[in-house]
RNA sequence: GCGGGUGUAGUUCAGCAGCAGAAUGUCUGCUUCCCAAGCAGAAGGUCGUGGGUGCAAAUCCCACCACCCGCU
Numbered sequence: 001g002c003g004g005g006u007g008u009a010g011u012u013c014a015g016c017a018g019c020a021g022a023a024u025g026u027c028u029g030c031u032u033c034c035c036a037a038g039c040a041g042a043a044g045g046u047c048g049u050g051g052g053u054g055c056a057a058a059u060c061c062c063a064c065c066a067c068c069c070g071c072u
Base pairs, nucleotide, nucleotide: 001071002070003069004068005067006066007065010024011023012022013021018055026042027041028040029039030038048064049063050062051061052060
């Protein structure tokens, strides 16, 4: 230099155009002598950044950034 992949909650990931979700973690309550486990509830998101298409974009298109893999 060229090609490909990944980027979504603190963490690991789903979501292939129409309400942004799960697990786990955190917090509160119940339970327990206490802890753990269990149960109930809550908070937590500029969907990497900027543009484009479209009634509507996490999702499609372009550029850029970060990381990973391959080629030279």